[in-house]
RNA sequence: UAAUUUACUAGAGUUUGAUUCUGGCUCAGGACGAACGCUGGCGGUGUGCUUAAUGCAUGCAAGUCUACUACUUGUGACUUCGGUCACGCUAAAGUGGUGGCAAACGGCUUAGUAACACGUAAGUAAUCUGCCCUUAAGUGGGGGAUAAUCCGAAGAAAUUCGGCCUAAUACCGCAUAAUUUUUUAAUAUAUAAAUGUUAAAAAGAAAGAUUUAUCGCUUUUGGAGGAGCUUGCGGCCUAUCAGGUAGUUGGUAAGGGUAAUGGCCUACCAAGCCUAAGACGGGUAACCGAAGUGAGAGCUUGAUCGGUAAGAGGGGAACUGAGACACGGUCCCCACUUCUACGGAAGGCAGCAGCAGGGAAUUUUGCGCAAUGGACUGUAUGGUCUGACGCAGCGACACCGCGUGGAGGAUGAAUGCUUUAGGGUUGUAAACUCCUUUUCUUAGGAAAGAUGAUGACGGUACCUAAGGAAUAAGCAUCGGCUAACUACGUGCCAGCAGCCGCGGUAAUACGUAGGAUGCAAGCGUUGUCCGGAAUUAUUGGGCGUAAAGGGCGUCUAGGUGGAUUAACAAGUCCUGUGUGAAAUCUCUUGGCUUAACCAAGAAAGGUCACAGGAAACUAUUAAUCUAGAGGUCAUGAGAGGUAAGUGGAAUUCACAGAGUAGUGGUGAAAUGCGUAGAUACUGUGAGGAACACCAGAGGCGAAAGCGACUUACUAGCAUGAAUCUGACACUAAAGCGCGAAAGUGUGGGUAGCAAACCGGAUUAGAUACCCGGGUAGUCCACACCAUAAACGAUGGAUACUAGUUAUGGGAGGCUUAGACCCCUCUGUAACGAAGCUAACGCAUUAAGUAUCCCGCCUGGGGAGUACGGCCGCAAGGUUAAAACUCAAAGAAAUUGACGGGGGCCCGCACAAGCAGCGGAGCGUGUGGUUUAAUUCGAUGAUAAGCGAAGAACCUUACCAAGGCUUGAAAUAUAUCUGACAGCUAGUGAAAGCUAGUCUCCUUCGGGCAGAUAUACAGAUGUUGCAUGGCUGUCGUCAGCUCGUGCCGUGAGGUGUUGGGUUAAGUCCCGCAACGAGCGCAACCCUCGUCGUUAGUUACUAUGUCUAGCGAGACUGCCUCUAAAAAAGAGGAGGAAGGUGGGGAUGACGUCAAGUCAGCAUGGCUCUUACGCCUUGGGCUACACACACGCUACAAUGGAUAGUACAAAGGGCUGCAAAGGAGCGAUCCGGAGCUAAUCCCAUAAAGCUAUCCCCAGUUGGAAUUACAGGCUGCAACUCGCCUGUAUGAACGCGGAGUUGCUAGUAAACGCAGGUCAGCACACUGCGUUGAAUACGUUCCCGGGCCUUGUACACACCGCCCGUCAAGUCAUGGAAGUAGAAAACACCUGAAGUCGUUGGGCUAACCCUUUUGGGAAGCAGACGCCGAAGGUGGGUUUUAUGACUGGGACUAAGUCGUAACAAGGUAGCUGUACCGGAAGGUGCGGCUGGAUCACCUCCUUU
Repeated sequence: UAAUUUACUAGAGUUUGAUUCUGGCUCAGGACGAACGCUGGCGGUGUGCUUAAUGCAUGCAAGUCUACUACUUGUGACUUCGGUCACGCUAAAGUGGUGGCAAACGGCUUAGUAACACGUAAGUAAUCUGCCCUUAAGUGGGGGAUAAUCCGAAGAAAUUCGGCCUAAUACCGCAUAAUUUUUUAAUAUAUAAAUGUUAAAAAGAAAGAUUUAUCGCUUUUGGAGGAGCUUGCGGCCUAUCAGGUAGUUGGUAAGGGUAAUGGCCUACCAAGCCUAAGACGGGUAACCGAAGUGAGAGCUUGAUCGGUAAGAGGGGAACUGAGACACGGUCCCCACUUCUACGGAAGGCAGCAGCAGGGAAUUUUGCGCAAUGGACUGUAUGGUCUGACGCAGCGACACCGCGUGGAGGAUGAAUGCUUUAGGGUUGUAAACUCCUUUUCUUAGGAAAGAUGAUGACGGUACCUAAGGAAUAAGCAUCGGCUAACUACGUGCCAGCAGCCGCGGUAAUACGUAGGAUGCAAGCGUUGUCCGGAAUUAUUGGGCGUAAAGGGCGUCUAGGUGGAUUAACAAGUCCUGUGUGAAAUCUCUUGGCUUAACCAAGAAAGGUCACAGGAAACUAUUAAUCUAGAGGUCAUGAGAGGUAAGUGGAAUUCACAGAGUAGUGGUGAAAUGCGUAGAUACUGUGAGGAACACCAGAGGCGAAAGCGACUUACUAGCAUGAAUCUGACACUAAAGCGCGAAAGUGUGGGUAGCAAACCGGAUUAGAUACCCGGGUAGUCCACACCAUAAACGAUGGAUACUAGUUAUGGGAGGCUUAGACCCCUCUGUAACGAAGCUAACGCAUUAAGUAUCCCGCCUGGGGAGUACGGCCGCAAGGUUAAAACUCAAAGAAAUUGACGGGGGCCCGCACAAGCAGCGGAGCGUGUGGUUUAAUUCGAUGAUAAGCGAAGAACCUUACCAAGGCUUGAAAUAUAUCUGACAGCUAGUGAAAGCUAGUCUCCUUCGGGCAGAUAUACAGAUGUUGCAUGGCUGUCGUCAGCUCGUGCCGUGAGGUGUUGGGUUAAGUCCCGCAACGAGCGCAACCCUCGUCGUUAGUUACUAUGUCUAGCGAGACUGCCUCUAAAAAAGAGGAGGAAGGUGGGGAUGACGUCAAGUCAGCAUGGCUCUUACGCCUUGGGCUACACACACGCUACAAUGGAUAGUACAAAGGGCUGCAAAGGAGCGAUCCGGAGCUAAUCCCAUAAAGCUAUCCCCAGUUGGAAUUACAGGCUGCAACUCGCCUGUAUGAACGCGGAGUUGCUAGUAAACGCAGGUCAGCACACUGCGUUGAAUACGUUCCCGGGCCUUGUACACACCGCCCGUCAAGUCAUGGAAGUAGAAAACACCUGAAGUCGUUGGGCUAACCCUUUUGGGAAGCAGACGCCGAAGGUGGGUUUUAUGACUGGGACUAAGUCGUAACAAGGUAGCUGUACCGGAAGGUGCGGCUGGAUCACCUCCUUU
């Protein structure tokens, strides 16, 4: 000089398609007496049985002493074993004993203990205290024994008994003594107890040793330290422990007991005492200083160190002593162990080491008293003992420090890994060069710890020298949280995982490798605690809908409480004193090289005690006030309650009348009732229940609840007056009362309705919904029950905080005498500002701002359940868990999707029409079946005359058989050859194989061809769920988005909604939006009109036609409608009129839609085959089912004859004319045409005429037979056509279903592509040419708005319960087996105490004796008493045949209860019923959709 006011607070992942909130789970941090896995160089400082207070072998851990006595003679060295030497021998050594002190400390452990055990603060005037210090005094004189030793005896032993001696600081009398003790008297203080003073009486001591100075011993004073006892306050869980207690609570005693108070004990008397501020009981636990964590408040812990307590194998007891009811003492019981000669004995490591056991787990049977401390002793240096302690050893168990090298070093070596094959990375890392020596090794020196001697540690720390990079790096992780990424392997397997989750063939998540990150002699994992967690919220949370307001009231305790004045000082505040041990923490400084560690100083630490002070607030006391509260008087409204009586309408029943065949009921029916007369109608009567209209979100009540009228009794409320009291108030555990419906008991009553039940329907079933019946019940009286969505899902009270409107009940004012006026109090409602809220919403009737009190919540499920208690007649109610399991469950709002929700709109969607399909035959395709193969794909719409615009071979992918293997085709390299090719022949079904013949080109570089070999080819093999590309569909539907701004915490919204309009998100208007993009429309092609240019063909011209260019149409013009906007209606003109007709054109996206077989392509698979070639077969099968077509069923027709009019195409491997042959298919022929020239090529329906005459026909053509033709190597399987003959079904088609709105449907033919041939298909073309549309209720699809939702894989969604299977935990249960704490009785050890003591006894006394007395002992008896036994209960644990529910488990069964109006709205209390979800009755709720009505509010 410094030590403070400084300082200090972090989040993330996970519920959803996304969002905000609520809420749990999980993680990141720190710590440890730790353990486990991998690894391991050194040192320092600490630390080390947390489990079995289990059992212990062996050794040691408490002895010491000149007080006394007895006995023995030694110790060391050498030795020839004979002895010799040295030291010691009158303060020696050793052994045993008497005696003294210590052994009650120190050391260990934490079982018990919830207690004055501990902590803290007091008290002790109710106490004791060895050794130590201090004060005062004394230490005189005697006596009798006894142990060891010796002798004898018993015993296996332990040990014991008897006998003869002997000493003392051992033991016992006597004397003396005070300020000691006791008693009495007086006196002072004093309430008393008591204390002091004075006086008297009585009682009580001692030990010597050594040798000259001390130590002892006895009494005494005070102290220090220690101990005992008492008290206030403080610190665990449980009420599913609510009453406990008989010495219990108090008193009395000249009773006992203790050092001392006291029911501590005894006798008697009284009936007290404790308890909701938690007694009593149960569970757990040694307590504290402190330690860990935390910003703190707190929470958790109680190892090491320190203080206290308790324990010593379990239990009990006392003895000795200053101190114990005694860890290494005694006695007894029990358990266990050991010895035994079976008769008896011995033992107690929770001391230090160590052993066994237990356990995940915790050390050496070490050295030393050198230091510190202790016991004994001594005058003292000293001595003995000390597993206390000091050290060493073992263990990375913890903290701290150091090292494993430093600098340079690029051509970025090699290796490894990877790659887009270039590279990248490992990586300045290595090698290599220079340097250093902490550490290590060797050698030398060498402490402090000691104050005169003494050092276990220890030749240790440390220092010096030499040597030499030498001796020294691992572990975990790398999907996010969380720093760090790739490859290979695996293929929902193996495995990982803290949470979310990863793995099903491209895994940064598993395993391995490379690389990287983090920490480092450690690193990870596991366990536990605190933190994060504001997730128990004092600091610092909530309760309308997320968990959470008691169903309502009343009141006790308790909590809280209006105004004024004064007092007091308990709370509160200030100051001081005492204390809060040391260590620890914090700060400063110092010592070990630093640090850890250690030391010194300071600070801090309290619900503490005492003293003094302040008086605002709270409390208390005293007095007063009136604003809270209550009373009085007056007025008023009301389904408030209870009881009695009365009334009319309606239902049902009975009777009577009249009357006839139905009635009733439903979606439709049936059961039922009715000719024995119903229903309907009329009249009369009976009986029970409920009270239309008024009636209203209106009124009353605490809530439940209350509705005809009258009367009686009765409670509450509002207003006015401002008269009285004077804080009397608010709230409210416990208690008490009320408490819908259902239900229960007893007795009545019973018209209607109606659980259960019985029928009828519906249905797959229908234990339901619907219908017909119907009993409890519903009603009354009395008594129970005590629950509801008992809801405003909102506890009560008070105060404050903008308004507007309506309405119920009062008072007042103004007034034009009307209140649709003003004001005020009190209720009930709607909207709304600020504010609040996660949002929705609430908003003077708060969910706002505040105060007080009560109740309740703390993830979901298990569960409002089990067990226990209380209540109930029962049903059941109330209070109320745990194991286990999940990572969510939930609230509000958003966007979608969906609805057997709503509104608007559109579409050949329906309707109105026309023609069909579905029935027949045939064709084609598909399924199925069959097959050696019937190749493959496509499968609701969006597969099925589809891929395939054309399977006899080929195609062809399939099957059978025969063949080839670098391959049928490609590229490259190497070698060889010049033909192995071609040709011929053989064989063969062919492919192929075999044989023969033949023998390239060249610019000499090579080319070409072939063979062999190697790389490789090849695959219509797999995956369309790895892909590209292309396509279908919603849908040519009108939608889908963006930028900026604005709104919202946010997801999101707005724009894009609204009013109109349109084919259209088309346009207009409005609007917190303003703009923009992809779509719509237009631009493009074509048809229709006109103009113009050109034109092969056309005989020429106009024209037509072909090919170009242009014009024209824009709601442009008029009238009307509309908001006078968009637009619409009508009209004019025009070839065409409102997108003129048609086409092309397909937004964002959906369907893991289709396609690996068109093509391309990743991965995988095959490689003498899953490749390639060839022949034959198959794709063409055939009980059947479906889809799309053709032809028909006929007269609007068929047949025959005649006759008319197109468009658009194709043609050289082609179209093919004329002419000719044939009944015909076709053939012969070959002009013309590379095409406006020629050909295909006659269009057909139509029209004209004739026949047929309603029939299985002159309809219809299938099928079959024969004969032919064409194509083609080939027509059998398996083509097309022709002729003749044959002549099937079929007479207009069930349920259902398709297309079409105008040049359309329908009908008719023509052409083309494919193609050798094959077209009922497909794509085009023209000819003839209609009907109908009132309209949007319904079916289908779509668009927009809105609503509900428990859906988001989005309704093909979600989801409930029984049953069946497996696993797990748990309840009940006849019982069974333990444990614990008590109780009652029996027995009762040791032992204290008491009584007795006839037996026994040295000290003292009396007698002098075989004695007696005093005092005592043995023994006996008594009380108490551990353990034991018996008994009935209590509590608790384990187990238990069987049984109950619960939880969980990719793909079990039955249904479909809930979510949409979930298809019967749901939920709820209760009752009954049912395989199950559940259904029904009664009452309640909205947390119900939709429509209508009523009322109100807001805006204009």